Notes
The part of an RNA shown here (large-subunit ribosomal RNA, domain VI) has 264 nucleotides and comes from a metagenome.

Context: one part of a larger RNA
RNA sequence: CGUAGGAGACUUGAGAAGAGCUGUCCCUAGUACGAGAGGACCGGGACGGACGAACCUCUGGUGUGCCAGUUGUCAUGCCAAUGGCACGGCUGGUUAGCUACGUUCGGAAGGGAUAACCGCUGAAAGCAUCUAAGCGGGAAGCUCGCUUCAAGAUGAGGUCUCCCACCCCUUGAGGGUUAAGGCCCCCAGCUAGACCACUGGGUUGAUAGGCCAGAAGUGUAAGCCUGGUAACAGGUUCAGCCGACUGGUACUAAUAGGCCGAGG
Repeated sequence: CGUAGGAGACUUGAGAAGAGCUGUCCCUAGUACGAGAGGACCGGGACGGACGAACCUCUGGUGUGCCAGUUGUCAUGCCAAUGGCACGGCUGGUUAGCUACGUUCGGAAGGGAUAACCGCUGAAAGCAUCUAAGCGGGAAGCUCGCUUCAAGAUGAGGUCUCCCACCCCUUGAGGGUUAAGGCCCCCAGCUAGACCACUGGGUUGAUAGGCCAGAAGUGUAAGCCUGGUAACAGGUUCAGCCGACUGGUACUAAUAGGCCGAGG
């Protein structure tokens, strides 16, 4: 821009894409078969491999503004306590998120038409013949079935709901104020994300930050007291601190506003 008024939702599915794999063992059954050795079809079940999707409950990884320990050095005047730098200095653990080495699930079943092939009936050709008329069976393949996208499918589909038939110059697919509605702008990200878009919110407000409470994490802070010559230990103290998690709370910031948008 189109989809012959303008919107907000929900859809149909032409079409397209994805998926499609396979092993071992057990039962049937040591049966059929076979002199024996051996050893099934059909049917049923269990467990796997590779591949794929989703997810983070568990396990593991990561977790550079979480917690603790610790070395060297510099600084905060000194002690103590801290801070900077040294690969986050190093080491041990770790929330959220993201993840695989983790968990769950998938390939199917089934219907239809067929290929090679196997048949029935059956002439031409008194026989024979699956074929000439006619009728069956038959594949991981085809098609439907499963998953995803999908009306720019210009063949532009459908359903529901909302807005209304204004004004001006006048005749033009003209201009203007608006409606439903939308956007800008602003604050954000639980789902979204390179930007855009998407999603939520904008005081009639819990959208983000802060604060409060909790969870999870770390592992018993500082100060003081006691014991010890001291290193240190014990008590106060399951303390102190605490990123993303959960709930609450208008303290801060979402102010004020602007624009677009039908007349069929």

The coordinates come from a structure-prediction model, not an experiment, and the mean pLDDT is 85. RNAcentral holds the full RNA, with entries from SILVA.